[in-house]
Molecule: c-di-GMP-I-GGC riboswitch aptamer
Organism: Anaerolineales bacterium UBA3082
RNA sequence: GACGAUAAGGGCAAACCCAUCGAAAGGUGGGGACGCAAAGCCAUGGGUCUAAGGCCCCAAGGGGCUAUGAUCGCCAGGCUGCCGAAA
Numbered sequence: 001g002a003c004g005a006u007a008a009g010g011g012c013a014a015a016c017c018c019a020u021c022g023a024a025a026g027g028u029g030g031g032g033a034c035g036c037a038a039a040g041c042c043a044u045g046g047g048u049c050u051a052a053g054g055c056c057c058c059a060a061g062g063g064g065c066u067a068u069g070a071u072c073g074c075c076a077g078g079c080u081g082c083c084g085a086a087a
Base pairs, nucleotide, nucleotide: 003084004083011036012035016031017030018029019028020027021026034073040079041078042077044076045075046074047071048070049069053066054065055064056063057062
């Protein structure tokens, strides 16, 4: 460097609940653990989610499209990192 053990010390924390921010997706804090060897960080490419605002349609009830919003616990990529068996 690479790799990932019924190792050691640990770490993070899904769903759900409460509070809070947000139009929403979703975020933050507390509780809680489904799991994770990067489930640490980055929105660079792709995917997915939402549609406030904008555009269009309308039978005026609504409907469609759209990211500048979100997701790193969707995939890839970049940066960094604990331990040290086996290959």